[in-house]
Molecule: transfer RNA
Organism: Candidatus Woesebacteria bacterium
RNA sequence: AGGGGCGUAGUUAAACGGCAGAACAGCGGUCUCCAAAACCGUUAAUGGGGGUUCAAUUCCCUCCGCCCCUG
Repeated sequence: AGGGGCGUAGUUAAACGGCAGAACAGCGGUCUCCAAAACCGUUAAUGGGGGUUCAAUUCCCUCCGCCCCUG
């Protein structure tokens, strides 16, 4: 320099273009002599900017970051 993949909650990770779900972690509670475990509840997310569309995590462009390949 060229090509490809990936980017969603603190972490991991789903989502035919149509309500962004889950697990763990955190917080509160139940239980317990106390704690752990278990159970109930709860907070929190689409890398940035544009475009297409009635509607974008999803499609297109660009930038940023990470990984792989070629030279």